[in-house]
Small-subunit ribosomal RNA, 5' domain, 525 nucleotides, folded computationally. Rfam family: Bacterial small subunit ribosomal RNA. The RNAcentral record of the full RNA draws on ENA and SILVA.

Context: one part of a larger RNA
RNA sequence: GGAUGAACGCUAGCGGCAAGCUUAACACAUGCAAGUCGAACGGUAACUUUUGGUGCUUGCACCGAAAGACGAGUGGCGGACGGGUGCGUAACGCGUAUGCAAUCUACCUUUUACUAGGGUAUAGCCCAGAGAAAUUUGGAUUAAUCCCCUAUAAUAUCAAAAUUCCGCAUGGUUUUUUGAUUAAAGCUUCGGUGGUAAAAGAUGAGCAUGCGUCCUAUUAGUUUGUAGGUGAGGUAACGGCUCACCUAGACUACGAUAGGUAGGGGCCCUGAGAGGGGGACCCCCCACACUGGUACUGAGACACGGACCAGACUCCUACGGGAGGCAGCAGUGAGGAAUAUUGGACAAUGGACGAAAGUCUGAUCCAGCUAUGCCGCGUGCAGGAUGACGGCCCUACGGGUUGUAAACUGCUUUUAUACAGGAAGAAACACCCCGACGUGUCGGGGCUUGACGGUACUGUAAGAAUAAGGAUCGGCUAACUCCGUGCCAGCAGCCGCGGUAAUACGGAGGAUUCGAGCGUUAUCC
Numbered sequence: 001g002g003a004u005g006a007a008c009g010c011u012a013g014c015g016g017c018a019a020g021c022u023u024a025a026c027a028c029a030u031g032c033a034a035g036u037c038g039a040a041c042g043g044u045a046a047c048u049u050u051u052g053g054u055g056c057u058u059g060c061a062c063c064g065a066a067a068g069a070c071g072a073g074u075g076g077c078g079g080a081c082g083g084g085u086g087c088g089u090a091a092c093g094c095g096u097a098u099g100c101a102a103u104c105u106a107c108c109u110u111u112u113a114c115u116a117g118g119g120u121a122u123a124g125c126c127c128a129g130a131g132a133a134a135u136u137u138g139g140a141u142u143a144a145u146c147c148c149c150u151a152u153a154a155u156a157u158c159a160a161a162a163u164u165c166c167g168c169a170u171g172g173u174u175u176u177u178u179g180a181u182u183a184a185a186g187c188u189u190c191g192g193u194g195g196u197a198a199a200a201g202a203u204g205a206g207c208a209u210g211c212g213u214c215c216u217a218u219u220a221g222u223u224u225g226u227a228g229g230u231g232a233g234g235u236a237a238c239g240g241c242u243c244a245c246c247u248a249g250a251c252u253a254c255g256a257u258a259g260g261u262a263g264g265g266g267c268c269c270u271g272a273g274a275g276g277g278g279g280a281c282c283c284c285c286c287a288c289a290c291u292g293g294u295a296c297u298g299a300g301a302c303a304c305g306g307a308c309c310a311g312a313c314u315c316c317u318a319c320g321g322g323a324g325g326c327a328g329c330a331g332u333g334a335g336g337a338a339u340a341u342u343g344g345a346c347a348a349u350g351g352a353c354g355a356a357a358g359u360c361u362g363a364u365c366c367a368g369c370u371a372u373g374c375c376g377c378g379u380g381c382a383g384g385a386u387g388a389c390g391g392c393c394c395u396a397c398g399g400g401u402u403g404u405a406a407a408c409u410g411c412u413u414u415u416a417u418a419c420a421g422g423a424a425g426a427a428a429c430a431c432c433c434c435g436a437c438g439u440g441u442c443g444g445g446g447c448u449u450g451a452c453g454g455u456a457c458u459g460u461a462a463g464a465a466u467a468a469g470g471a472u473c474g475g476c477u478a479a480c481u482c483c484g485u486g487c488c489a490g491c492a493g494c495c496g497c498g499g500u501a502a503u504a505c506g507g508a509g510g511a512u513u514c515g516a517g518c519g520u521u522a523u524c525c
Base pairs, nucleotide, nucleotide: 001525002524003523004522006521007520008519009518010517013377014376015375016374017373018372019370020369021335026333027332028331030330031329032328035077036076037075040074041073043070044069047068048067049066050065051064052063053062054061055060084288085287086286093213094212095211096210097209098208099207100206103205104204108201109200110199111198112197113196114195115194116150117149118148119147126139127138128137129136130135156181157180158179159178160177161176162175165172166171186193187192214260215259216258221251222250223249226248227247228246229245230244231243232242233241263285264284265283266282267278268277269276270275290311291310292309293308294307313324314323315322316321341367343366344365345364349363350361351360352359353358380411381410382409383408390402391401392400393399394398417461418460419459420458421457425452431446432445433444434443435442436441437440469514470513471512472511473510474495475494476493480509481508482507483506484505490497491496
């Protein structure tokens, strides 16, 4: 000198764009953050509309029906994404480059074939209970795209036999034959849409390998599923992944093992570079979700707002028993030098579900707070000497300086204030009309939709009106005099200054420098 997720002191007019618990992965009150589908199903708790009946106070109550819708329930899809944090991890975790002849992949796309016939359960509803509650027991009965059985059966799987081509070691691959095994679901506004099997693609994931990846030798030996083999089990898949048996190996001074520290990268800061330092924001990967463990469901989890067990903690209780997990968004306490609102909207982008309308979305888009940073703008401009008054200084009836500075005259109105107008972000989906042909898609026209926000922006009005401070002035280092103090009080980054003429302490005048900031502290180069 540059830099910062900064803090502190003094000061402070505005806007734009960013950023905002670096500490206690400490504990959390409250609200919200993952639902959706009635075009899968049985239904009808509430509501709306229409309608029938009864009572009758003539517009209210009750009972029913239809349609719209829909609480609770079964079923499907999604809750494995999105959002947070950096505890752990020195590891194939990450980065990079390869491989899988050792693998899986819901939704999506393409292609082919099929979608036949039956069955009995169960939630809900109803009845009867238990419990303070959370919750739960028994009986009867019912539906489905729930579950089960049968049929059909291939380029699927398995077994046997023959066969072609090839390679990368185990091997891979083509063709044919025979046998065995395994499937489905309906709904519909009749246009469709779903279901099953197989093949391929795309996407995502899993696994393996080469190389790279912090400090300590005041850590020198480490290891028994350990190293390898055979066999079996298990997995989507290879493998000591697990198990039985056999062998006695395997790693290590090119640093094993142990200890400490740490998420990794793209990137960021600095530097001419080489290097050095960092890993906030944004993006990719990993790990975690009160602590530890376990599996279930599922295409995918060993699952932040799922389950079970154990533990610590908090809460409720009728003492028998139960409930909970903000490292989601806000917010609270605590810790700390220190870090924001218990805000608005789904209008846009994206996501889940749905045929769609739409619903949900603290993702996201916006607004609020903070000079935390960067950038921009302003606090006026021109004239004006008798160089006014006042202050300060001096060699003092005078002069210098503050200083064109002020007053005064003229001008302007950014900004602030008041009033008026007022966006872009919106193109679509759906619906209506028309056209094209590929006959259900594309194109054109119309219509609809804005949280921000009456915001940005524009215009008009009057008036210099609404707006400057901080640090420094001995040398380094730009900027000097007076007074006070007297090795005191104090200053200080280093050298150092102060003991009676201090440009170094304190005040004043003046000056220098940066400027809505300026200094100090901390850290890095």